[in-house]
């Protein structure tokens, strides 16, 4: 130089075109004499810019970052 593959919440994963879901974690509350554990409940997220579509996390292009493979 080429080329594959990933980027979703704070951290790990799900979600293959119809309003993105858990589990740890964080904040409340209730439990408890206090602390752990536990149970409720709340916040919090599709790397960027483009296009296809009535709709994109999902197809499709370009970008950036990483990874790992050719030369």
């Nucleotide at each position: 130089g080429c080329g594959a593959c990933u980027a979703u919440a704070g951290u790990u994963g799900a979600a293959u075109g119809g309003u993105a879901c858990a589990a740890c974690a964080u904040c409340a509350c209730c439990u408890u004499c206090c602390c752990a554990a536990g149970g409720u409940g709340a916040g919090g997220g599709u790397g960027c810019g483009g296009g296809u579509u009535c709709g994109a996390u999902u197809c499709c292009c370009g970008c950036u970052a990483g990874u790992c493979g050719c030369u």